[in-house]
Predicted 3D model of a 349-nucleotide part of an RNA (small-subunit ribosomal RNA, central domain) from an uncultured bacterium.
The full RNA is in RNAcentral, with records from ENA and SILVA.
Its Rfam family is "Bacterial small subunit ribosomal RNA".
Context: one part of a larger RNA
RNA sequence: CUGGGUGUAAAGGGUGCGUAGGCGGCCUUAUGGGUCAGGCGUGAAAUACAUGGGCUUAACCCAUGGACUGCGCUUGAAACUAUAAGGCUUGAGUGAAGUAGAGGCAGGUGGAAUUCCCGGUGUAGCGGUGAAAUGCGUAGAGAUCGGGAGGAACACCAGUGGCGAAGGCGGCCUGCUGGGCUUUAACUGACGCUGAGGCACGAAAGCAUGGGUAGCAAACAGGAUUAGAUACCCUGGUAGUCCAUGCCGUAAACGAUGAUUACUAGGUGUGGGUGGACUGACCCCAUCCGUGCCGGAGUUAACACAAUAAGUAAUCCACCUGGGAAGUACGACCGCAAGGUUGAAACUC
Repeated sequence: CUGGGUGUAAAGGGUGCGUAGGCGGCCUUAUGGGUCAGGCGUGAAAUACAUGGGCUUAACCCAUGGACUGCGCUUGAAACUAUAAGGCUUGAGUGAAGUAGAGGCAGGUGGAAUUCCCGGUGUAGCGGUGAAAUGCGUAGAGAUCGGGAGGAACACCAGUGGCGAAGGCGGCCUGCUGGGCUUUAACUGACGCUGAGGCACGAAAGCAUGGGUAGCAAACAGGAUUAGAUACCCUGGUAGUCCAUGCCGUAAACGAUGAUUACUAGGUGUGGGUGGACUGACCCCAUCCGUGCCGGAGUUAACACAAUAAGUAAUCCACCUGGGAAGUACGACCGCAAGGUUGAAACUC
């Protein structure tokens, strides 16, 4: 390389959009590039292979045959593929009518709680732990009542509930805005799928500048514990956590399961629609889209998966190829930096 693989053994890119490329629905006609059939030419000899023969045998040598799976020319075939032309509607999209939602962005606003400040009442403790101490408190704490300030997060509702491509999204109201689902079948007429590069998005932490800082809290300080205790526990506490703008581009970015399409027993719950039946919003029946559980065939090394497949097939992309060295070195690109992406070898088992 081929082959075989990628839930857990090595292996699915964090996610989307999309360029090139690859692949692609039904019908008709034409062409004949691919494809297929026939013919002709060529495919040197030696070698190799098969058969036979010659040296006593073998190596070696000789003859004959096939083969050289290729290429060129030519005559045809027209199913498939391709190209061109025309048509179709089921794939895809548009329209129309409905509909659910923590989807996104911006602005406004509410209550509970913590902390702090002021005032009242009030007096000796509070706090914390396994037990303590550091700490706070007679300069009046803690407790309790009233008032105020400020920041952050939104109890109940809340649900293997919903929405989003993923990351993720949760008080309430308003504005702007993306997507989905159902029904219909008016319109377009294959406009599709995937997607190397590319572009965009991308938790937390971190970085830059400016703001903000209630609580929490790396670092740090103190108190304990301990043989020690650079920890676990306690009292404090700064970055940070929050906002704006810009970077970073990584995660067990997980369903450890790429995307799309089709097909293949059932049962049961739940979210969103539609139709039928019914006196009826219920229940019931049917159906579409989502989300769970159980389970048969089948698959699997087993565990398990099982119409949301890890089953049966197809297309395209990504990735793996013994462990360590190593996601390191070097180079390149990106970054303010931290670092990221790409990514070896010697050697060793």